[in-house]
RNA sequence: GCUUCCCUAGCUCAGUCGGUAGAGCAACGCACUCGUAAUGCGUAGGUCGUGGGUUCGAGUCCCAUGGGGAGCU
Numbered sequence: 001g002c003u004u005c006c007c008u009a010g011c012u013c014a015g016u017c018g019g020u021a022g023a024g025c026a027a028c029g030c031a032c033u034c035g036u037a038a039u040g041c042g043u044a045g046g047u048c049g050u051g052g053g054u055u056c057g058a059g060u061c062c063c064a065u066g067g068g069g070a071g072c073u
Stems, first nucleotide, its partner, number of pairs: 001072007010025004019056001027043005049065005
């Protein structure tokens, strides 16, 4: 330099053919317990790497760009 994949909640990851963003763990509250852990119930937490474009509507499609991985030269 070329090709290709990934970036979504604190962490690990889903999200089909474009239609108002989810799970597990973690955190917090409550219940249970003599108390803790475990368990059960609930709550909060995200402008989807960044900036544009297309569209009535974009995590998803297009362009540019940043970061990371793999292969080739």
Predicted 3D model of a 73-nucleotide RNA (transfer RNA) from Herbinix hemicellulosilytica. Lineage of the source: Bacteria > Clostridia > Lachnospirales > Lachnospiraceae > Herbinix. It matches the Rfam family "tRNA".